[in-house]
RNA sequence: CGGUGGGCUAGGCGGGGGGCUGGCGGUCCCCUGUUAACCGGAAAUCCGCCUUAUGCCGGGCCGAGAGCUCGGGGGCGGCGCUGGAACCGCACGCACGCGCUGGUCUCCGCCGAUGAGGUCUCGUCCUGCUGGGCCGGCGGUGGCGGGGCCCCGGCCGGAGGGUCGUGGGCUAACCGCCUUUACCUGGUGAAUCCCCCAGGCCCGGAAGGGAGCAAGGGUAGCCAGGACGUCCGGUGCUGGCAGUCAACGGGAUUGAGUCCGGAACCAGCAAACGGCGUGCGGGGAAGGCGUCCACCCUGGGCACGCCCACCG
Numbered sequence: 001c002g003g004u005g006g007g008c009u010a011g012g013c014g015g016g017g018g019g020c021u022g023g024c025g026g027u028c029c030c031c032u033g034u035u036a037a038c039c040g041g042a043a044a045u046c047c048g049c050c051u052u053a054u055g056c057c058g059g060g061c062c063g064a065g066a067g068c069u070c071g072g073g074g075g076c077g078g079c080g081c082u083g084g085a086a087c088c089g090c091a092c093g094c095a096c097g098c099g100c101u102g103g104u105c106u107c108c109g110c111c112g113a114u115g116a117g118g119u120c121u122c123g124u125c126c127u128g129c130u131g132g133g134c135c136g137g138c139g140g141u142g143g144c145g146g147g148g149c150c151c152c153g154g155c156c157g158g159a160g161g162g163u164c165g166u167g168g169g170c171u172a173a174c175c176g177c178c179u180u181u182a183c184c185u186g187g188u189g190a191a192u193c194c195c196c197c198a199g200g201c202c203c204g205g206a207a208g209g210g211a212g213c214a215a216g217g218g219u220a221g222c223c224a225g226g227a228c229g230u231c232c233g234g235u236g237c238u239g240g241c242a243g244u245c246a247a248c249g250g251g252a253u254u255g256a257g258u259c260c261g262g263a264a265c266c267a268g269c270a271a272a273c274g275g276c277g278u279g280c281g282g283g284g285a286a287g288g289c290g291u292c293c294a295c296c297c298u299g300g301g302c303a304c305g306c307c308c309a310c311c312g
Base pairs, nucleotide, nucleotide: 001312002311003310004309005308006307007306008305011062012061013060014032015031016030017029018028022050023049024048025047026046038059039058040057041056067302068301069300070299071298072297073296074295077292078291079290080289081288082287087282088281089280090279091278092277093276094275096274097273099269100268101267102266103265104264106263107262108261109260111257117254118253119252120251121250122249123248124247126243127242128241129240130239131238132237133235134234135233136232137231138229139228142178143177144176145175146174147171148170149169150168151167152165153164154163155162156161183226184225185224186223187222188221193218194217195216201210202209203208
């Protein structure tokens, strides 16, 4: 000095784009590559750092075999600039389709002397006006006289009371009359309404009289039914009058094509929808330029250390 083996150390156990950041690395997203690509923990008001920034903490494996660096070519992917397609919305326009109207010595279908079409007339339907029927809702008049009730006053009587008044007030009650659609029947029904009032009470010698509860009879009120009435509403009902474009049907008349439907063409209308065009807005594809670059190919340069043992 070289080789083999062992032990160390430097070092290695993917790379890249985007985002974040003053910047670098990491956690995040993506691409690429890999049986060479370790394990655990924390990290977005975040973690470690500062151009020697290309992570931090702990553990494991490999370890001088790898390796590092500067170019060239290909190239996945990202980013920036540019580019503006498809598509969407709005507005305007055109009038091609769709739609509507009219027309034609045109064509087709259907119908047609068992009568096309036209004319007249009537009816149906419809509209307006006016009645009836039915159903429902709603409603319960006003007054006079007598009578009755309450009160006031004069006179008489020993009490209860009697009698008189063109007196005042009220009145639904009992009767009659007029009016009205505001009446009838049944039921119910007034503490503060009417009549009548057993018993009991009061006055009285008695006769008799009085207030009056309950029961009874009524009124108002309430309920049901009926009748009536005006008003209101409704109507699978119905009459009359007028109108009656269109539609449908009957009748009369005329007598040959024509109502209707469709096609074609022509003219016009409309602009909702479809279509086309223009403008504006949104949207962002392909492409172009630049840049970074996984991965592959390729050229140059740099580095390849220390210790021990054995062999030459």